[in-house]
RNA sequence: GCGCGGGAGAGUCCGCGGGGCAUGGCAACAUGUCCCCGGCGCCGAAGGAGCAACCGCCCCGGAAACUCUCAGGCCACCGGACCGCGC
Numbered sequence: 001g002c003g004c005g006g007g008a009g010a011g012u013c014c015g016c017g018g019g020g021c022a023u024g025g026c027a028a029c030a031u032g033u034c035c036c037c038g039g040c041g042c043c044g045a046a047g048g049a050g051c052a053a054c055c056g057c058c059c060c061g062g063a064a065a066c067u068c069u070c071a072g073g074c075c076a077c078c079g080g081a082c083c084g085c086g087c
Stems, first nucleotide, its partner, number of pairs: 001087006011040001013039003017036008041074003047070001048068003054062003
């Protein structure tokens, strides 16, 4: 590195917002659902940043599962640090 298995937290919130689809309807439109955008609240285990102890004599640098929450995420699925097995 590849394959398989395990793998946590936090919203099924709000909107005369935008779009797709389905159903009903002659239509206007209504309802449901998905995606996007915005708002508020929240989470830490992709990535990123900071730091105690410690390490390198000092400078300076490295550095956690700690801290931050830029990024990411907040039913499930997916993703997922990390762990186990095989190659």